[in-house]
RNA sequence: GUUUGUCUUCAAGGCAGGGUGUAAUUCCCGACCGGCGGUAUAGCCCGCAACCCGCACACGCGGUGGAACCCGGUGAAAUUCCGGGUGCCGACAGUAAAGUCUGGUAUGUAGAAGAUCAUC
Repeated sequence: GUUUGUCUUCAAGGCAGGGUGUAAUUCCCGACCGGCGGUAUAGCCCGCAACCCGCACACGCGGUGGAACCCGGUGAAAUUCCGGGUGCCGACAGUAAAGUCUGGUAUGUAGAAGAUCAUC
C1' cells in the first nucleotide's frame, strides 16, 4: 500500500420587518435556507439517502421519490466557475392551511474520517 472483518466519531440550513384576523413564524407582502456521491466546483445534469407505501418476527427486499433557463466570458473540458437577468422546488403528523415552528428524532441514512485484527 491492497483486500476483507470489527469498532468509534461525525453526518444540513432557514421567516428579519410588516398586513389581516379572536387566533397564523401556517394566509398575504416580504425575508431566509440548500444532505451525500459522480462530473471542471451543481438545491433544480446523472445517481443516492431521508420521508412515505407494501411484504417480513427481524435482518432485509420491492415500490415511490421535487425543481432552470436566457445572454456574455474563461477554458481542452463548466446546465457546476465568473459577470448580468428572470424563475422554480422542498416528506409525514400537529396546529388558522408550514421547505423555515413543534413532534416522531438524545432516532436514523446516503456517505465522510479514523482506530484495530487478519490476509496478500